[in-house]
Context: one part of a larger RNA
RNA sequence: GGAUUAACGCUGGCGGCGUGCAUAACACAUUCAAGUCGAACGGAUGUAGCAAUAUAUCAGUGGCGGACGGGUGAGUAACGCGUGAGCAAUCUACCUUCCAGUGCGGAAUAACAACCGGAAACAGUUGCUAAUACCGCAUGAAACGACAGUAUCGCAUGAUACAAUCGUCAAAGGCUUGCUGCUGGAAGAUGAGCUUGCGUCUGAUUAGACAGUUGGUGAGGUAGCGGCUCACCAAAUCAACGAUCAGUAGCCGGACUGAGAGGUUGAACGGCCACAUUGGAACUGAGAUACGGUCCAGACUCCUACGGGAGGCAGCAGUGGGGAAUAUUGGGCAAUGGGCGAAAGCCUGACCCAGCGACGCCGCGUGAGGGAAGAAGAUCUUCGGAUUGUAAACCUUAGUCAACAGGGAAGAAGAAAGUGACGGUACCUGUGGAGGAAGCCACGGCUAACUAUGUGCCAGCAGCCGCGGUAAUACGUAGGUGGCGAGCGUUAUCC
Numbered sequence: 001g002g003a004u005u006a007a008c009g010c011u012g013g014c015g016g017c018g019u020g021c022a023u024a025a026c027a028c029a030u031u032c033a034a035g036u037c038g039a040a041c042g043g044a045u046g047u048a049g050c051a052a053u054a055u056a057u058c059a060g061u062g063g064c065g066g067a068c069g070g071g072u073g074a075g076u077a078a079c080g081c082g083u084g085a086g087c088a089a090u091c092u093a094c095c096u097u098c099c100a101g102u103g104c105g106g107a108a109u110a111a112c113a114a115c116c117g118g119a120a121a122c123a124g125u126u127g128c129u130a131a132u133a134c135c136g137c138a139u140g141a142a143a144c145g146a147c148a149g150u151a152u153c154g155c156a157u158g159a160u161a162c163a164a165u166c167g168u169c170a171a172a173g174g175c176u177u178g179c180u181g182c183u184g185g186a187a188g189a190u191g192a193g194c195u196u197g198c199g200u201c202u203g204a205u206u207a208g209a210c211a212g213u214u215g216g217u218g219a220g221g222u223a224g225c226g227g228c229u230c231a232c233c234a235a236a237u238c239a240a241c242g243a244u245c246a247g248u249a250g251c252c253g254g255a256c257u258g259a260g261a262g263g264u265u266g267a268a269c270g271g272c273c274a275c276a277u278u279g280g281a282a283c284u285g286a287g288a289u290a291c292g293g294u295c296c297a298g299a300c301u302c303c304u305a306c307g308g309g310a311g312g313c314a315g316c317a318g319u320g321g322g323g324a325a326u327a328u329u330g331g332g333c334a335a336u337g338g339g340c341g342a343a344a345g346c347c348u349g350a351c352c353c354a355g356c357g358a359c360g361c362c363g364c365g366u367g368a369g370g371g372a373a374g375a376a377g378a379u380c381u382u383c384g385g386a387u388u389g390u391a392a393a394c395c396u397u398a399g400u401c402a403a404c405a406g407g408g409a410a411g412a413a414g415a416a417a418g419u420g421a422c423g424g425u426a427c428c429u430g431u432g433g434a435g436g437a438a439g440c441c442a443c444g445g446c447u448a449a450c451u452a453u454g455u456g457c458c459a460g461c462a463g464c465c466g467c468g469g470u471a472a473u474a475c476g477u478a479g480g481u482g483g484c485g486a487g488c489g490u491u492a493u494c495c
Stems, first nucleotide, its partner, number of pairs: 001495004006491005013364006019357002021322001026320003030317001032315001035064003040061002043058006071275003080200008090192002095188008103137004112127004117122001143168004149162005173180003201247003208238002213235008250272004254265004277298005300311004328354001330353003336350001337348004367397004377388004401436001403431005411422001439484005444465003450479005460467002
């Protein structure tokens, strides 16, 4: 000098764009943050109707989604991350393309009704009923399995193609009647899983570590390879090219700095990983070992009729606490995107906006031109004067920002119509008048900028050298000057 998620002191006019718990992964009152579908299903209630029926809403069964989106960085020195390969060892709902099919039956159950336990949470018994819920049969190959064969190829196990035989396995309907759904298969796309080369902080005042440990055979398990698990067998495996242990830490694209090499860093934005009160476990599912799901245990908080129950803000706001320190219990789904739905639409604290903070960057303003009686005042003085200083007054004048009034968007897609939270905002026009808008730090040298006075090794200053003991350009004050300017200084950290 530059930089910062900064803080503190003094000061503070406006706008745009960003950004804002770095500390206690401390505890959380309250609202909201994940629902949707009646074009899967039976029903209940309401409205219209004499009725058939139509329509609206809803708890329940069922489907899809709650594995995305959003938060945090505790753990992790690891195939966690980065980069490059591989899977001849793998899966993939929704979406796209293609091929084939969608036949016949059955038994239940919630809702509901009756009874009934409990303070509640929540149950229980009996009876009735539906489905795209559940089950059986049929059909069925290019799928899967078995048995051998031929050809081609490769990367070791092997892969692909061909054709034969045998065996196994499927489905669901709906409505607005031409759409949509369902089943099996092949491929694509997307997403995921696994393996591996290389790279990835400090300590040897950590030198030996390891017992499913290292390998094999077999079996189980998995989507799949594998000590992943188990039985048996062998005794291996890693390590001064630093194993093990200990400490610290999420990693990267990037960011800051530097001429570069490099050093430091990982806020915001993007990718990956991990976590969701602590520890453990599985279920469902295409996908989780699941933040706003389940079960168990612990701590904590709350309710209780003492028998038993409920909860999880590291989602958005907000509260207490900690701290030098970090915001509103705001508006809207108008846009972008997501979930569900045929659609209308519903939901969306994602997101878009607004609010607060000079926290940062950028832009603008606080007037401009003229004006010497060089006014008054103040300071200094050699008492002559000098400086403040064209500075002010005064004259002329433009009107930025702010204020008030009138008009008033784009962002809105589409055949057309309708649809804007922001917002009567931005912007345009008019009105009037210098009116409403300047401070902070320094002035001994480094380092731009000096005098007076007070103090008298005191009070104090200080980044380093150092200053102060009676003429202090170094302390305090005043005048003047220098620097930066809605900021200026200080502190902390990095280069």
RNAcentral holds the full RNA, with entries from Greengenes. The part of an RNA shown here (small-subunit ribosomal RNA, 5' domain) has 495 nucleotides and comes from an uncultured bacterium. Its mean pLDDT, the model's own confidence on a scale to 100, is 83. It matches the Rfam family "Bacterial small subunit ribosomal RNA". Its family is annotated with structural constituent of ribosome and ribosome in the Gene Ontology.